Predicted 3D model of a 100-nucleotide RNA (THF (Tetrahydrofolate) riboswitch aptamer) from uncultured Enterocloster sp. The prediction has a mean pLDDT of 77. Rfam family: THF (Tetrahydrofolate) riboswitch aptamer. From the family's description: Tetrahydrofolate (THF) riboswitch was first reported for Ames et al. as an RNA motif in 5' untranslated (5'-UTR)regions of folate transport and biosynthesis genes in Firmicutes genomes. Its family is annotated with tetrahydrofolate metabolic process in the Gene Ontology.

RNA sequence: GCAGAGUAGGCUUAUGUGCGUUAAGUGCUGGUUGAACAGGGAGUUGUCAGCCGGACGAAAAGGGUAUAACCCUUGCGGUACGUGGGCCGCAUCCCGCUGC
Numbered sequence: 001g002c003a004g005a006g007u008a009g010g011c012u013u014a015u016g017u018g019c020g021u022u023a024a025g026u027g028c029u030g031g032u033u034g035a036a037c038a039g040g041g042a043g044u045u046g047u048c049a050g051c052c053g054g055a056c057g058a059a060a061a062g063g064g065u066a067u068a069a070c071c072c073u074u075g076c077g078g079u080a081c082g083u084g085g086g087c088c089g090c091a092u093c094c095c096g097c098u099g100c
Stems, first nucleotide, its partner, number of pairs: 001100004009088010019077003028054008039095004060074005
């Protein structure tokens, strides 16, 4: 000098356990606070999270039971989390690592 590896995380799919179906959650969006970003350092207009708002917005059905509470089954929700598979993957900068 050239080439390359690796993280958090994201997306998707299968599956399991939940939550909601009395509408929370998800998605969109304004403000604000904070956090993380490969082995080390720095780090954004990117990412994620908390809080306060805004606009939008969904699907229930059957059964058990004692009419209720509750429970079960099948659905539904851009639903949460775990596990497996696939894909993507440090914005960027410096150093390091591996091969030549």